[in-house]
Background
Model confidence (mean pLDDT): 82 of 100. The RNA shown here (transfer RNA) has 75 nucleotides and comes from an Acidobacteriota bacterium. Taxonomically the source falls in Acidobacteriota (Bacteria, Pseudomonadati). It was read from a public genome assembly. Its Rfam family is "tRNA". Rfam links the family to the GO term triplet codon-amino acid adaptor activity. By type it is a transfer RNA.

RNA sequence: GCCCGCGUAGCUCAGGGGUAGAGCGCCUCCUUGGUAAGGAGGAGGUCAUGAGUUCAAAUCUCAUCGCGGGCUCCA
Numbered sequence: 001g002c003c004c005g006c007g008u009a010g011c012u013c014a015g016g017g018g019u020a021g022a023g024c025g026c027c028u029c030c031u032u033g034g035u036a037a038g039g040a041g042g043a044g045g046u047c048a049u050g051a052g053u054u055c056a057a058a059u060c061u062c063a064u065c066g067c068g069g070g071c072u073c074c075a
Stems, first nucleotide, its partner, number of pairs: 001071007010024004018055001026042005048064005
């Protein structure tokens, strides 16, 4: 330098044009003499960044950035 994959909640990840989700974690309450476990409820997101296409983009396209993997050239 080229190719491929990935970037979504604190963590691990799903979703892949029409309301952003799960598990774990966190907060409150119930339960208990008090914990753990269990039950109910809740908070938490510029969907990496920018642009394009579209009535509508986390989703499609392009560029850039970051991470991982593979390949190649020169000396």